Overview:
Model confidence (mean pLDDT): 83 of 100. Small-subunit ribosomal RNA from an uncultured organism, 1382 nucleotides, folded computationally.
[in-house]
RNA sequence: CAAGUCGAGGGGCAGCAUGGGUCUUCGGACCUGAUGGCGACCGACGGACGGGUGCGUAACGCGUAUGCAACUUUCCAACAACAGGGAGAUAGCCCGAAGAAAUUCGGAUUAAUAUCCCAUAAAGCAGGGGUGCUACCUGGCACUAUUUGCUAAAGAUUUAUCGGUUGUUGAUAGGCAUGCGUCUGAUUAGUUAGUUGGUGAGGUAACGGCUCACCAAGACGAUGAUCAGUAGGGGUUCUGAGAGGAUGAUCCCCCACACUGGAACUGAGACACGGUCCAGACUCCUACGGGAGGCAGCAGUAAGGAAUCUUGGUCAAUGGGUGAGAGCCUGAACCAGCCACGCCGCGUGUUAGAAGAAGGCCCUCAGGGUUGUAAAUAACUUUUAUACGGGAAGAAUGGCUCCGAUGCGUCGGAGAGGAGACGGUACCGUACGAAUAAGGACCGGCUAACUACGUGCCAGCAGCCGCGGUAAUACGUAGGGUCCAAGCGUUAUCCGGAAUCACUGGGUUUAAAGGGUGCGUCGGCGGCUUAGUAAGUUUGGGGUGAAAGUCUGUCGCUUAACGAUAGAAUGGCCUUGGAUACUGCUAGGCUAGAGUAUAGCAGAGGAAAGCAGAAUUCGUGGUGUAGCGGUGAAAUGCAUAGAUACCACGAGGAAUACCGAUAGCGAAGGCCGCUUUCUGGGCUAUUACUGACGCUUAGGCACGAAAGCGUGGGGGAGCGAACAGGAUUAGAUACCCUGGUAGUCCACGCUGUAAACGAUGGAUAUUCGGUGUCGGUACAAUUGAGUACCUGCGCCUGAGCGAAAGCGUUAAAUAUCCCACCUGGGGAGUACGUCGGCAACGAUGAAACUCAAAGGAAUUGACGGGGGUCCGCACAAGCGGUGGAGUAUGUGGUUUAAUUCGAUGAUACGCGAGGAACCUUACCUGGGCUCGAAUGGCUCGUGAUCGGUUCAGAAAUGGACUUUUCUUCGGACAUGAGUCAAGGUGCUGCAUGGUUGUCGUCAGCUCGUGCCGUGAGGUGUUGGGUUAAGUCCCGCAACGAGCGCAACCCCUAGGUUUAGUUGCCAGCACGUAAUGGUGGGGACUCUAGACCGACUGCCUACGCAAGUAGUGAGGAAGGCGGGGACGACGUCAAAUCAUCAUGGCCCUUACGCCCAGGGCUACACACGUACUACAAUGGACGGUACAGCGUGUUGCGAGCCAGCGAUGGUAAGCCAAUCACGAAAAGCCGUUCUCAGUUCGGAUUGGAGUCUGCAACUCGACUCCAUGAAGCUGGAAUCGCUAGUAAUCGCGCAUCAGCCAUGGCGCGGUGAAUACGUUCCCGGACCUUGUACACACCGCCCGUCAAGCCAUGGAAGCUGGGGGUAUCUGAAGAGGGUGACC
Repeated sequence: CAAGUCGAGGGGCAGCAUGGGUCUUCGGACCUGAUGGCGACCGACGGACGGGUGCGUAACGCGUAUGCAACUUUCCAACAACAGGGAGAUAGCCCGAAGAAAUUCGGAUUAAUAUCCCAUAAAGCAGGGGUGCUACCUGGCACUAUUUGCUAAAGAUUUAUCGGUUGUUGAUAGGCAUGCGUCUGAUUAGUUAGUUGGUGAGGUAACGGCUCACCAAGACGAUGAUCAGUAGGGGUUCUGAGAGGAUGAUCCCCCACACUGGAACUGAGACACGGUCCAGACUCCUACGGGAGGCAGCAGUAAGGAAUCUUGGUCAAUGGGUGAGAGCCUGAACCAGCCACGCCGCGUGUUAGAAGAAGGCCCUCAGGGUUGUAAAUAACUUUUAUACGGGAAGAAUGGCUCCGAUGCGUCGGAGAGGAGACGGUACCGUACGAAUAAGGACCGGCUAACUACGUGCCAGCAGCCGCGGUAAUACGUAGGGUCCAAGCGUUAUCCGGAAUCACUGGGUUUAAAGGGUGCGUCGGCGGCUUAGUAAGUUUGGGGUGAAAGUCUGUCGCUUAACGAUAGAAUGGCCUUGGAUACUGCUAGGCUAGAGUAUAGCAGAGGAAAGCAGAAUUCGUGGUGUAGCGGUGAAAUGCAUAGAUACCACGAGGAAUACCGAUAGCGAAGGCCGCUUUCUGGGCUAUUACUGACGCUUAGGCACGAAAGCGUGGGGGAGCGAACAGGAUUAGAUACCCUGGUAGUCCACGCUGUAAACGAUGGAUAUUCGGUGUCGGUACAAUUGAGUACCUGCGCCUGAGCGAAAGCGUUAAAUAUCCCACCUGGGGAGUACGUCGGCAACGAUGAAACUCAAAGGAAUUGACGGGGGUCCGCACAAGCGGUGGAGUAUGUGGUUUAAUUCGAUGAUACGCGAGGAACCUUACCUGGGCUCGAAUGGCUCGUGAUCGGUUCAGAAAUGGACUUUUCUUCGGACAUGAGUCAAGGUGCUGCAUGGUUGUCGUCAGCUCGUGCCGUGAGGUGUUGGGUUAAGUCCCGCAACGAGCGCAACCCCUAGGUUUAGUUGCCAGCACGUAAUGGUGGGGACUCUAGACCGACUGCCUACGCAAGUAGUGAGGAAGGCGGGGACGACGUCAAAUCAUCAUGGCCCUUACGCCCAGGGCUACACACGUACUACAAUGGACGGUACAGCGUGUUGCGAGCCAGCGAUGGUAAGCCAAUCACGAAAAGCCGUUCUCAGUUCGGAUUGGAGUCUGCAACUCGACUCCAUGAAGCUGGAAUCGCUAGUAAUCGCGCAUCAGCCAUGGCGCGGUGAAUACGUUCCCGGACCUUGUACACACCGCCCGUCAAGCCAUGGAAGCUGGGGGUAUCUGAAGAGGGUGACC
């Protein structure tokens, strides 16, 4: 600021202006309602519209359709009639008073279109008659020349109008009533006293319990009353294929509200947003006495909040109020401002342009790819922006003048002048020049779009799944790309997808879900047929369904958004005319559903009473003696006071063997000795009768296993919760044992639940078969079991169904009807409330919070203290060890400057290492080098280097001196400088190759095609046999094939043949002390090439076969002859980056390289693997016999000599079937020792030596002398081995200067025992079964507890809010009273 206007209603005149007058200091002052006008006042109309908001309201509030014969309506329109006379006040003004103020009071005086009185009076109002029409009723309308009573008015002025009163009609706007529709909760089931109705009165514009008096006792409710929660309603809006779901901003209609609550006044209209009164809260003023106020109007401020604008312009247009009008007012409205908040349109250039530029990024890196025709460059365009110029429509009215028409109101025409907030805006023109204009998100899948670097389960991402632990398309950055674009993403909410509440359009055996069972009420559904009716149904007509919106057509702004116009649509409601198949209703009829009667039949159906035998226990008596009983084994217990056992008699309670059965009966729970009584249901057959009487069933009622509860109940044999004792056990409040109370039994009453299960509600109908059985019937018949049918009870199976398993005429099939129930897991069948119960407890039945699953069926594996079959030195049967001792060696640990690194259950630990004093060597300390210790390429230079001597030094290294090339002249070689490649035993074996261990030399692992299954997958590969073997045979929806097994290869055992030196020597010859020593020989042994041989081939028995058995034959060898090499698909992220190779990362005067010394050899300790022993099957001494594999020239080294010896000296032979190592040892023969820490055992230590080697101190081996430790056969536990094996004995070799070797790899000598067998331990194979496991039992998983966190409770109390009831005080207002006042 948003509501005022009217002086053409009035009294008037404060202020302004004009005129006039007076005065004047010339500034002005004063007077004058005279004029324009006009503050305040009286009066009139409007302030009930317009504008805002959604508190309240679950309501006739809203929507829709009707009704009012029960009503009102200022202003407006039409018609009819009228306006005569009078009266008293009051505001203002003036005077006075109170108060700080707001304001109030007193006195005097005055006007009106203010107020009042009288008159006039009907088609008005009230009352009484008459006539007609109409209506479903209370009634209504019209007429009346029928009657009584009551009620009106206002004037103004410019004389043309405006205004006033009454009535009727219309229009508009309202009021009231009714049908239908309108959220959630039953853990709200009963509510109601003016309540429901009536009579009368009052009140209202009007009907009405609206109010009151009296009377009656009604009214509402499972079709959800009442109560509680939430919410303005509608047109619409969003979404959706639709049905629906959600919604109620802007615009339109209705309602409600105006600081909170209450109330009336005025008025046509209000119980009134910018009126009044009262109460309350709050804010402000105050002189403390009192007063003022209400933005959910427009702007604006504060607060709150994630968040929402200018204290703008104009009444020019549209509309409203008022006025005769000009006009005035109008935060309605029209405009402008702010915000990418939304919708729409436009631009940020276009064309050409490859050296495919530079730069960036990537890569397999002299190069290529990509950014990319992109840029540069050339030509073109000028929307937009900028500058300048022009420049609208929106204006029609009204007022004034003139003309025409007209009875009046008024209408028509012409003219002049005037009015634009937006706005100098839209639009147009000129100039200018690519000039002024691109971002956001994303790039693992869903989902369009990929690389590099950084990071390293960190930082971070994330809608879901999920990414990130050193090669991240998933984090961050960059390059590139994709999608949108003046926007792009995020968040929130709604719908969709979701058939995931299923009307359209779902389910309930096992996934969530059938009530424990029956009877039955309301309700739902219902057989054949006739007629009527027309409620449902169906088809036409009429009314309504506001406008806007949505949709379609056309048109207007340059286009579009937007707007205009026309149509369609608006599933509805009301009304009306037809149709009658179906459903309903009414009235008939029928018999197929249902029921009744009759005759039979079966049955553990129910209730009561009685009876029976067997057994247990107890009692009494007898016989009889030491145990009984019980268990895996025991003990508690019973028993010499005589048990147990046996016999006889007796008592008592409970239960009914055999029959007995996927048999029977019952609604379910459930029902079993026999007999009697009472009683329910079912089945079969036959006719007769009733005539739809039926099905289902929310609530309701009844029944309802076991356990449990009650009775001053009964009974109690056996069994047996609790309890006691004994065992078991780590414990054992259990399983086992000995006892034992409630209970189990009976009667009466309660409880009302179960895996009350077929985990499958009831009824009806339809749909292939096979087979068995209880009950019955019919027909055939009997030589017996046959055929058919009905009601039951079972099994198998087809179609079909089902996620599958499975169901399958007793459906989980196909259909119809009714009921019950489900909607992710947990929380939880819990809490609270209510109902039931004596209690126990039952019924009903949530939420917070939390998880991303929980679940079903089936598959493949793996696993099982599941089952079946089988194998292995797996056990058993044996032999010998380890674990105890000493030593050696490896490891752990500890120590250290370093004790380099790796290997760690089996599958690391005498392992890498087949040989650490230096070296090795990787570690430590110290000293040094930096294109480097080594190798290759290129360029340039030099002819040095190397070597030798010497000095310093621990050495590496450095210094000095010295010596010095070759050549086919190309160069080679060496070296220096530069350069490109260095180097790394640094990290990652969880980035890898290769290699290896192990399961396991276990017999398995797969594929093609076909078949089966929706699929995972199965079949084959399982089954019956057999084998060492998935070896083979037979069978089979399988048929074949591959990798494994076996065989082929090597050694060994026999033979044949060939060959005959270095091997051999029978015969011949020579020779020696002796020896194949020599000539010779190929016979033999042997050597080493080729071949043969063994295949269940033959026989007997068994067997279909495969094959098995045999003290079989033959054969050197017999059933794989023995041994080796050979290791399927795969497992252990097994081992190795330190053999080697290699991706990535890291170091580069060092994490590289050289050198010296040290270390890898440490030592309270622990473990593994070995050696030697503990002795007499032995030790010592002496004598004596027999191998094989191998090795040797920097070597093996005979022989001889020296030494006790290691060894040394000398030295033959041998590059080895020739020589050497070389002695084999155990064995055998003999002697000695005599059971002891020894003549066992040899550690340790001292001394003296030898050898290798630059060098034996740390840190070598060997020899001799001396010393002479532990140890007397080893706890728990544990290892190897099935035959030339174990055990035992020695020999050789690799590495190597030497050797810590007792290790490893080989060789031969001597040479056993035992295996009943597969129950058990370990490992493995196949089939099957269960599984909540799949990282696969070293799995999974449950509960408590600690700390932290999250959610929710309790708590002495304290505080705030709300409700109910009772009581007190009681405003305004309304009604009433009064001889208060007018």

Rfam family: Bacterial small subunit ribosomal RNA. The RNAcentral record of the sequence draws on Greengenes.